[in-house]
The RNA shown here (THF (Tetrahydrofolate) riboswitch aptamer) has 96 nucleotides. It matches the Rfam family "THF (Tetrahydrofolate) riboswitch aptamer". Rfam's curators write: Tetrahydrofolate (THF) riboswitch was first reported for Ames et al. as an RNA motif in 5' untranslated (5'-UTR)regions of folate transport and biosynthesis genes in Firmicutes genomes. Its mean pLDDT, the model's own confidence on a scale to 100, is 77.

């Protein structure tokens, strides 16, 4: 020195429990700002996530009526699965 691998932070699904709204928040999606996180180390965005403000759009109710059954691209939380360092430099495992 070549080549080859590994490993997280963290994100979606599904299921279950327990809420929340159905007198419409919430979820999504535009745009602005602040933040945070991103393999064992360092850099780190035009990528990801979270706040807040901000515009637009926008809903499934029913019944044996007070408590169930349903709806909500609903909230948490647990269990599985599945994806998974934007890159860059070094460094670690095998191999030569």
């Nucleotide at each position: 020195g070549a080549c080859a691998g590994a490993g997280u932070a963290a994100g979606a699904a599904a299921u279950c429990g327990u809420g929340c709204g159905u007198a419409a928040a919430g979820u999504g999606c535009u745009c602005u700002u602040u933040g945070a996180a991103c393999g064992g180390g360092g850099a780190g965005u035009u990528g990801u996530c979270a706040a807040a403000g901000u515009g637009a759009c926008g809903a499934a109710a029913g019944u044996u009526u007070u408590a169930c059954u349903g709806c909500g691209g609903u909230a948490c939380g647990a269990u599985u699965u599945c994806u998974g360092c934007a890159u860059c430099c070094c460094g670690c495992u095998g191999c030569u």